[in-house]
Context: one part of a larger RNA
RNA sequence: GAGUAUGCGAAAAGGAAGGUGAGAAUCCUUCCCGCCGAAAAUCUAAGGUUUCCUGGGGAAGGCUCGUCCGCCCAGGGUAAGUCGGGACCUAAGCCGAGGCGUGAUAGCGUAGGUGAUGGACAACUGGUUGAGAUUCCAGUACCACCGAGAAGCGUUUGAGCAAUGGGGUGACACAGAAGGAUAGGUUAAGCCAACCGUUGGUUGAGUUGGCCCAAGCGAGUAGGAUGUAGGGUAGGCAAAUCCGCCCUGCGAGAAGUCUGAAACGUGACGGGGAGCGAAAAUGAGUAGCGAAGUAACCGACUCCAAGCUGUCAAGAAAAACCUCUAGUGAGCAACCCGGUGCCCGUACCGUAAACCGACACAGGUAGAUGGGGUGAGAAUCCUAAGGCGCGC
Numbered sequence: 001g002a003g004u005a006u007g008c009g010a011a012a013a014g015g016a017a018g019g020u021g022a023g024a025a026u027c028c029u030u031c032c033c034g035c036c037g038a039a040a041a042u043c044u045a046a047g048g049u050u051u052c053c054u055g056g057g058g059a060a061g062g063c064u065c066g067u068c069c070g071c072c073c074a075g076g077g078u079a080a081g082u083c084g085g086g087a088c089c090u091a092a093g094c095c096g097a098g099g100c101g102u103g104a105u106a107g108c109g110u111a112g113g114u115g116a117u118g119g120a121c122a123a124c125u126g127g128u129u130g131a132g133a134u135u136c137c138a139g140u141a142c143c144a145c146c147g148a149g150a151a152g153c154g155u156u157u158g159a160g161c162a163a164u165g166g167g168g169u170g171a172c173a174c175a176g177a178a179g180g181a182u183a184g185g186u187u188a189a190g191c192c193a194a195c196c197g198u199u200g201g202u203u204g205a206g207u208u209g210g211c212c213c214a215a216g217c218g219a220g221u222a223g224g225a226u227g228u229a230g231g232g233u234a235g236g237c238a239a240a241u242c243c244g245c246c247c248u249g250c251g252a253g254a255a256g257u258c259u260g261a262a263a264c265g266u267g268a269c270g271g272g273g274a275g276c277g278a279a280a281a282u283g284a285g286u287a288g289c290g291a292a293g294u295a296a297c298c299g300a301c302u303c304c305a306a307g308c309u310g311u312c313a314a315g316a317a318a319a320a321c322c323u324c325u326a327g328u329g330a331g332c333a334a335c336c337c338g339g340u341g342c343c344c345g346u347a348c349c350g351u352a353a354a355c356c357g358a359c360a361c362a363g364g365u366a367g368a369u370g371g372g373g374u375g376a377g378a379a380u381c382c383u384a385a386g387g388c389g390c391g392c
Base pairs, nucleotide, nucleotide: 014032015031016030017029018028019027033389034388035387036386041369042368043367047349048348051347052076053075054074055073056072057071061069062068081142082141083345084344085343086342088119089118093114094113095112099108100107123140124139125138126137127136143341144340145339146338147337149335152332153331160328161327165324166323167322168321173311174310175309176308179304180303181302184298185297186296187295188294190211191210192209193208194207195206196204212271213270216266217265218264223259224258225257226256227250228249229248230247231246232245233244235243236242275289276288312315355364356363371383372382373381
């Protein structure tokens, strides 16, 4: 400059007491009050990269303050056969041996490689830390490989394995409708626990709270799909018992086969559970104990389901997988027991004070869950869990 200016960044809102401290409107605790509640809650992708937790600090940063902090200092914290990625597959795109191209380049591009936002692929529930958990721990599983035992099968009358090869499958649009389930919810004169009144009144049809549980394994339901057997065979670049094509028998509102949620049983003599609740001495509602566990109704945008029906603009690929031979070939193996299991990520924020906006910025930011009353509804208003009152 100037006690000047249009400053203090959403009008969701604070109040009191106690504590700490040199110092408190601003930090901590408690009790009230208020706000959000298809969010201002929870999970998670991108991005950030230690901001996470604990102890200490207060120069600067924080639009005031500050004993506080996403700030400063120190120490600690991220544990996986199964989650995500790689040791599997391919799409667009990219690279590209030879090759084309040019004076030389550039550029293009075959084989091939690479490349998820897609395909394939084995784990669930509970507990635990100051900070990690499908990763640790407990219980119960599953996958691949290795080894021991082993019923049985096979050794040229060929078990088993099996292609970089053939075939199938994987394999896909949009719209619509109906059914069966489940998640979830509501109610209860049912069940369990605690409680019994300052009143006009309360042992009552009282009040309040609770009334659960996975993967896996077993069996295979509602439903969905579908002919089967024999013979022949100039096609599938070789071969084929496979696929395709042809013929015949039987069948065709069925049987059989394939698929298939859920419920049921088991898992579970387990976990969790409202509530009850120590001792010690200073982190106790901790350790520990632990009841009931039913019925009726509502009911999904989730599952059966890549199903079914309809429509025309006719809706990825490859691997895995099944099968077929070519080939290989002397052992193979139900079942059971034991063992092994690599690399990277994993903290924390994530509609935000931690990302993108020069800022602790009223902006922007993909996906999932999203309870109750009202209601057609994810609208509206109120509210639960949970989170906040927006740093004068």

Predicted 3D model of a 392-nucleotide part of an RNA (large-subunit ribosomal RNA, domain III) from Desulfosporosinus burensis. Rfam family: Bacterial large subunit ribosomal RNA. Its family is annotated with structural constituent of ribosome and ribosome in the Gene Ontology. The coordinates come from a structure-prediction model, not an experiment, and the mean pLDDT is 83. The full RNA is in RNAcentral, with records from ENA.